[in-house]
RNA sequence: CAUUCAUCAAGAGCGGCUGAGGGACGGGCCCUGCGACGCCGCGGCAACCAGACCAGCUCCGCCAUAUCGGCGGCUGGGCAAGGUGCCAAUGCCCGGUGCGAUGAGGA
Numbered sequence: 001c002a003u004u005c006a007u008c009a010a011g012a013g014c015g016g017c018u019g020a021g022g023g024a025c026g027g028g029c030c031c032u033g034c035g036a037c038g039c040c041g042c043g044g045c046a047a048c049c050a051g052a053c054c055a056g057c058u059c060c061g062c063c064a065u066a067u068c069g070g071c072g073g074c075u076g077g078g079c080a081a082g083g084u085g086c087c088a089a090u091g092c093c094c095g096g097u098g099c100g101a102u103g104a105g106g107a
Stems, first nucleotide, its partner, number of pairs: 001106001003105006013042005021031003025095004043087003048083002051079001053077004059073005091099001
């Protein structure tokens, strides 16, 4: 950000600074001077990407072979020191030929 795919009912908060808004949008309902949003620090959650590990061999590729097989992809599992993300309420609820957010591609 033209665009593609996946996910969005689980989970995880304290402190400092600042000082009035915030929950995307419309409606509602909430949060908020007992300090919102934001920023910073620390802590945590999760497992999208990367990673190493374990298992599998229905499928694909390569290698080897008389056969068993090996490697990579793939699938499943747990791990968490990397890259992101997230830590009120189901993405707060309802609405939209929906929109948005995040990740991974792509440009």
Description: A computed fold for a 107-nucleotide RNA from an Actinomycetes bacterium, annotated as SAM riboswitch aptamer (S box leader). Model confidence (mean pLDDT): 79 of 100. The model forms 96% of the base pairs in the Rfam consensus. Taxonomically the source falls in Actinomycetes (Bacteria, Bacillati, Actinomycetota).